[in-house]
RNA sequence: GCCCCUGUAGCUCAUUUGGUAGAUCAGUUGACUCUUAAUCAAUUGGUCGAAGGUUCGAGUCCUUCCGGGGGCA
Numbered sequence: 001g002c003c004c005c006u007g008u009a010g011c012u013c014a015u016u017u018g019g020u021a022g023a024u025c026a027g028u029u030g031a032c033u034c035u036u037a038a039u040c041a042a043u044u045g046g047u048c049g050a051a052g053g054u055u056c057g058a059g060u061c062c063u064u065c066c067g068g069g070g071g072c073a
Stems, first nucleotide, its partner, number of pairs: 001072007010025001012023002019056001027043005049065005
């Protein structure tokens, strides 16, 4: 330098052919318990890496950048 994969909640990851984003763990509150742990219930938390474009509508499609990983030279 070229090519491929990847970036979504504090962490690990879903979001199946474009239709107003979810799970687990973690956090908070409550129940249970003599107390803690465990268990159960509720709940908080995201401008889906950035900027443009297409579209009535974009996490999803297109372009350019940025971060991470890999391959070739």
Predicted 3D model of a 73-nucleotide RNA (transfer RNA) from a Planctomycetota bacterium. NCBI's taxonomy places the organism under Bacteria, Pseudomonadati, Planctomycetota. Rfam family: tRNA. By type it is a transfer RNA.